Record summary
Predicted 3D model of a 73-nucleotide RNA (transfer RNA) from an uncultured Clostridia bacterium.

[in-house]
RNA sequence: CCAGGUGUGGCGCAGUUGGUAGUGCGCGUGAUUUGGGAUUACGAGGUCGCCGGUUCGAGCCCGGUCACUUGGU
Numbered sequence: 001c002c003a004g005g006u007g008u009g010g011c012g013c014a015g016u017u018g019g020u021a022g023u024g025c026g027c028g029u030g031a032u033u034u035g036g037g038a039u040u041a042c043g044a045g046g047u048c049g050c051c052g053g054u055u056c057g058a059g060c061c062c063g064g065u066c067a068c069u070u071g072g073u
Base pairs, nucleotide, nucleotide: 001072002071003070004069005068006067007066010025011024012023013022019056027043028042029041030040031039049065050064051063052062053061
């Protein structure tokens, strides 16, 4: 330099055809327990790497860009 992949709560990931962003672990509170652990219920936490475009509506489509990564030269 060329081509591809990935980027979504603290962490690992899902979100398949555009229509209110979810799961597990973790965290907080309550219940249970003498206490801890375990179990269980509830809750907080993300405007989806960034900038723009299309659309009534974008995590999803299009363009640019950044980071990481794979292959090639």
It was read from a public genome assembly.
The coordinates come from a structure-prediction model, not an experiment, and the mean pLDDT is 81.
Its Rfam family is "tRNA".